[in-house]
RNA sequence: CGGAGUGUAGCUCAGCCUGGUAGAGCACUGUCUUCGGGAGGCAGGGGCCGCGUGUUCAAAUCACGCCACUCCGA
Numbered sequence: 001c002g003g004a005g006u007g008u009a010g011c012u013c014a015g016c017c018u019g020g021u022a023g024a025g026c027a028c029u030g031u032c033u034u035c036g037g038g039a040g041g042c043a044g045g046g047g048c049c050g051c052g053u054g055u056u057c058a059a060a061u062c063a064c065g066c067c068a069c070u071c072c073g074a
Base pairs, nucleotide, nucleotide: 001073002072003071004070005069006068007067010026011025012024013023020057028044029043030042031041032040050066051065052064053063054062
């Protein structure tokens, strides 16, 4: 320098192709149970989806640019 992939909750990921209320597990908080802890039951909080622009009634999803990381090639 060229090409490909990844970026979503504290962590690991789904959702994107086919635009229409942002989800799961673990973790966290409260509570019940226990002498206490652990395990378990119930309830709850946490995201403006890497950044920007554009298209659209509507963008995590489509288009373009940029950034970070990984891989391949030179």
Overview: The prediction has a mean pLDDT of 81. Transfer RNA from a Parvularculaceae bacterium, 74 nucleotides, folded computationally. It was read from a public genome assembly. Its Rfam family is "tRNA". Rfam links the family to the GO term triplet codon-amino acid adaptor activity. About the family: Transfer RNA (tRNA) molecules are approximately 80 nucleotides in length. Rfam classes the family as a transfer RNA.